RNA sequence: GCUGAUCGCGCGGGAGAGUUCCGACGAUUCGUCUGUUGACGUCUCGUCGGGCGCCGAAGGAGCAACCGCCCCGGAAUCUCUCAGGCACCAGGGACCGCGUGGGUCAA
Numbered sequence: 001g002c003u004g005a006u007c008g009c010g011c012g013g014g015a016g017a018g019u020u021c022c023g024a025c026g027a028u029u030c031g032u033c034u035g036u037u038g039a040c041g042u043c044u045c046g047u048c049g050g051g052c053g054c055c056g057a058a059g060g061a062g063c064a065a066c067c068g069c070c071c072c073g074g075a076a077u078c079u080c081u082c083a084g085g086c087a088c089c090a091g092g093g094a095c096c097g098c099g100u101g102g103g104u105c106a107a
Base pairs, nucleotide, nucleotide: 003106004105005104006103007101008100009099010098011097012096013095018052020051021050022049023048024047025046026045027044030041031040032039033038053086054085055084059082060080061079062078066074067073068072
């Protein structure tokens, strides 16, 4: 110096599962009652809480007849679902590609 691996940053791609039910509050369409303030029902949406169902690709946890091996230890896109998530949008997103920066390792 080149190549590969690894870490960070930037860009691009990136799946799955409820437009679920109930309650409270708020906004709001329409209608009815009322002398008035208001009350009731209803359409749609939002927020919060709860119930059941579901998803796995943040994180987390578990396991091998494989590997090392005295004991024992080690993995995932597998399994679990604590967390997270389940219309659209947004966000997150394992992983992949490109670029870039520094360090380390290998040849």
Molecule: Glycine riboswitch aptamer
Organism: Novosphingobium ginsenosidimutans